[in-house]
RNA sequence: GCGGGAGUAGCUCAGGGGUAGAGCAUCGGCCUCCCAUGCCGAGGGUCGCGGGUUCGAAUCCCGUCUCCCGCU
Repeated sequence: GCGGGAGUAGCUCAGGGGUAGAGCAUCGGCCUCCCAUGCCGAGGGUCGCGGGUUCGAAUCCCGUCUCCCGCU
């Protein structure tokens, strides 16, 4: 330098045009003498960044940044 993959909640990941989700974690409640387990609920996101297409983009297109793999 070229090609491919990944980037979404604190962490691990799903979602591939039509209201952004799950598990764990955190907080609150129930339970318990207390803790743990269990049950119920809540908060938390500029979807790496910048443009384009579209009525509408996390999703499609272009550029760019970081990480991983391969080729040279």
This is a predicted structure of a 72-nucleotide RNA (transfer RNA) from Armatimonadetes bacterium JP3_11. Its mean pLDDT, the model's own confidence on a scale to 100, is 83. The sequence was found in a public genome assembly. Taxonomically the source falls in Armatimonadota (Bacteria, Bacillati). Rfam family: tRNA. Rfam classes the family as a transfer RNA.